Background:
Predicted 3D model of a 255-nucleotide part of an RNA (large-subunit ribosomal RNA, domain VI) from a bacterium. Rfam family: Bacterial large subunit ribosomal RNA. Rfam links the family to the GO terms ribosome and structural constituent of ribosome.
Context: one part of a larger RNA
């Protein structure tokens, strides 16, 4: 802009694209075969490498917005409690996302047509011959089955519902995000749990401050599994999603 009236949801699936791997081991069986030395075919089970994809329960990484320890120096007038610098000053953990080294799935197996080959029935050529008509086995490969994309598939699909001025729906703008440079996409915008706030919890951290008490003190012991907490959860209109505004659907042919 197009799909010949506008939508909104859900399909189908013409085309494509992905994947397909390999090893070891136990059984069959020390069997077949071999003199013997060595040693199988078919089949049957188990484990693992690599590769792939999804994910964060576990085990790690990271985690400069969390918490504590600790060194110098300055500052809050001083003690004591802190702040600011000094690669996040150094250091020891660490939530939620992100992640691999973690974790869990994936290759099977079947079904069609066939390659080399091996056949069946057969003439040309009374015989013979897999081939010349005609008919079968048979591959990690070929066409499916399995994942993914997909109606611009211009042959432009189909099913349900809605609405054409009594306007479905969409869009601005708004609160955000598992999305993200923008945009798009997704949840929501008072008939509301979308972000913040709160309270409550998970969970990280490690026993705050002040006070007591015991020590000349450094400091330790109770009040204490406390005091403090990000991104996590779950309730809860306090606070912002107000208000408004704008797009938006019938040619033709009858009456």
């Nucleotide at each position: 802009c197009g799909u010949u009236c506008g939508a909104a949801g859900c399909c189908u699936g013409a085309g494509g694209g992905g994947g397909c791997c390999c090893u070891u081991c136990g059984a069959u069986a020390g069997u077949a075969c071999g003199a013997g030395a060595g040693g199988a075919c078919c089949u049957c089970g188990a484990a693992g490498g690599a590769c792939a994809a999804a994910c964060c329960u576990c085990u790690g990484g990271u985690g400069u917005a969390c918490c504590g320890g600790u060194u110098g120096u300055c500052c809050u007038g001083c003690c004591a409690a802190g702040g600011g610098c000094a690669c996040u000053g150094c250091c020891g953990g660490g939530u939620a996302g992100c992640u691999a080294c973690g974790u869990u799935u994936g290759g099977c197996g079947c079904g069609g047509a066939u390659a080399a080959a091996c056949g069946c029935u057969g003439a040309a050529a009374g015989c013979a011959u897999c081939u010349a008509a005609g008919c079968g086995u048979g591959a990690a490969g070929c066409c499916g089955u399995c994942c993914c994309c997909a109606a611009g598939a211009u042959u432009a699909g189909g099913c349900u519902u809605c609405g054409u001025u009594u306007g479905a729906g969409g869009c601005u703008c708004c609160u955000g995000g598992g999305a993200g440079a923008u945009u798009a996409c997704c949840a929501g915008g008072u008939u509301g749990a979308u972000a913040g706030g709160c309270u409550c919890u998970a969970g990280g951290u490690g026993u705050a401050a002040g006070g007591c008490u015991g020590g000349u003190a450094a400091c330790a012991g109770c009040u204490u599994u406390a005091g403090c907490c990000a991104a996590g959860g779950a309730g809860u209109a306090c606070u912002a999603a107000u208000a408004a505004g704008c797009c938006g659907a019938a040619u033709u042919a009858u009456c």